[in-house]
Context: one part of a larger RNA
Molecule: small-subunit ribosomal RNA, central domain
Organism: uncultured forest soil bacterium
RNA sequence: CUGGGCGUAAAGGGCACGUAGGCUGGCUGUUAAGUCGGGGGUGAAAUCCUGAGGCUCAACCUCAGAAUUGCCUCCGAUACUGGCGGUCUCGAGUGCGGGAGAGGUGAGUGGAAUUCCCAGUGUAGAGGUGAAAUUCGUAGAUAUUGGGAAGAACACCAGUGGCGAAGGCGGCUCACUGGCCCGCAACUGACGCUGAGGUGCGAAAGCGUGGGGAGCAAGCAGGAUUAGAUACCCUGGUAGUCCACGCCGUAAACGCUGGGUACUAGGUGUUGGGGGGAUUGACCCUCCCAGUGCCGUCGCUAACGCAUUAAGUACCCCGCCUGGGGAGUACGGUUGCAAGGCUGAAACUC
Numbered sequence: 001c002u003g004g005g006c007g008u009a010a011a012g013g014g015c016a017c018g019u020a021g022g023c024u025g026g027c028u029g030u031u032a033a034g035u036c037g038g039g040g041g042u043g044a045a046a047u048c049c050u051g052a053g054g055c056u057c058a059a060c061c062u063c064a065g066a067a068u069u070g071c072c073u074c075c076g077a078u079a080c081u082g083g084c085g086g087u088c089u090c091g092a093g094u095g096c097g098g099g100a101g102a103g104g105u106g107a108g109u110g111g112a113a114u115u116c117c118c119a120g121u122g123u124a125g126a127g128g129u130g131a132a133a134u135u136c137g138u139a140g141a142u143a144u145u146g147g148g149a150a151g152a153a154c155a156c157c158a159g160u161g162g163c164g165a166a167g168g169c170g171g172c173u174c175a176c177u178g179g180c181c182c183g184c185a186a187c188u189g190a191c192g193c194u195g196a197g198g199u200g201c202g203a204a205a206g207c208g209u210g211g212g213g214a215g216c217a218a219g220c221a222g223g224a225u226u227a228g229a230u231a232c233c234c235u236g237g238u239a240g241u242c243c244a245c246g247c248c249g250u251a252a253a254c255g256c257u258g259g260g261u262a263c264u265a266g267g268u269g270u271u272g273g274g275g276g277g278a279u280u281g282a283c284c285c286u287c288c289c290a291g292u293g294c295c296g297u298c299g300c301u302a303a304c305g306c307a308u309u310a311a312g313u314a315c316c317c318c319g320c321c322u323g324g325g326g327a328g329u330a331c332g333g334u335u336g337c338a339a340g341g342c343u344g345a346a347a348c349u350c
Base pairs, nucleotide, nucleotide: 003322004321005320006319007304008303012318014201015200016199017198021194022193023192025088026087027086028085029084030083031082033081034080035077036076037075038074039073040072041071042070049065050064051063052062053061054060091191092188093187094186095184096183097182098181099180103177104176105175106174107173108172109171110154114150115149116148117147118146119145120144121143125136126135162169163168206247207246208245209244210243211242215241216240220236221235222234223233258317259316260315261314262313263312266295267294268293269292270291271290272289273288274287275286276285277284299306300305323350324349325348332343333342334341335340
């Protein structure tokens, strides 16, 4: 390289948008570049192959043919691919009418709880544990009542419920705003899919500047435990956790399963919407569309399992793998304030 692969053996990029490129719906006309047929030219000779001949045979040599799968050119064919033109509506999008939602951003606001402060009642314990101790308390703690302050998170509702591309999103109200679903078929008329580079988003931790700091709590200190205990348990407690702005760009960023389209038995639940039928009620029956679960046939799979939300059957495009260790290391490049990230070997060894 080919081939074979990527749920769990090595392997799906964290996610999206999108450039080049690749691929691309129905009908029709035209062209004839690709494609196909035929003719001509060329494709040196030798070699190889086939047939024949010459050295007594052979190697070798000679002759003839074939081959040289290519290129150029002319004539022709027009199914497919391509170019150009016309047209269509089922793909895609727009419009109109409805709908659900923790989707996003900003502002405001609420109650429970916690801690602290002040005051009252009130006393000798309280905390904590397997048991204790460190710790707090007669300078009045714990408990309890009233008042005040602060910050953070939003019990119940809550649900294999919803929304989002992913990360993720949960008190309530308002403003601005993205996407999605259903119905009607008015409009555009292939405007599509994917996407190397690129750009943006991207949990937590971490970093910079300024705020904030109730609770929790790396590091740290102390008390226990223990042979030891740099831990598990306990008492404290700093960064941090929170806010604003700017970086970082990673993760078991997981469904360990890239995106798109089409097709291929069913059964059952649930969410949103629509149509129809009924004793009209938040109900029931039935059908359709979209989402989300469970079970299961064919098929697939090494098995486990997957199974219309495919890991089935096909096509299009991208990413990735190629024995273990060395190693996601070194070197170089690039990026970052740094921590680090991205790219990414070899010797050697089994």